[in-house]
RNA sequence: GUUGGCCCGGGCGAUGGAUCCCGCCCGAGCACGCGCUCGAACCGCAAGAAUGCUGAUGGCUCCUACCACGUC
Numbered sequence: 001g002u003u004g005g006c007c008c009g010g011g012c013g014a015u016g017g018a019u020c021c022c023g024c025c026c027g028a029g030c031a032c033g034c035g036c037u038c039g040a041a042c043c044g045c046a047a048g049a050a051u052g053c054u055g056a057u058g059g060c061u062c063c064u065a066c067c068a069c070g071u072c
Base pairs, nucleotide, nucleotide: 009026010025011024012023013022016063017062018061020059021058027038028037029036030035044053045052046051
């Protein structure tokens, strides 16, 4: 320098943040210089309603907030 192979990106997972792991979704139209609109995954449970209930994790751990009990 060339050829071949492999890996890769974004969004989401009922209350805040992060590492790692797991799962889910990834399109359409317009404009086309920036971009705009719509859509997917997702948005807990009970109740006809009023209202009531659990949880800061999708999972583990840590931090923050809240709650309960105990000690100083």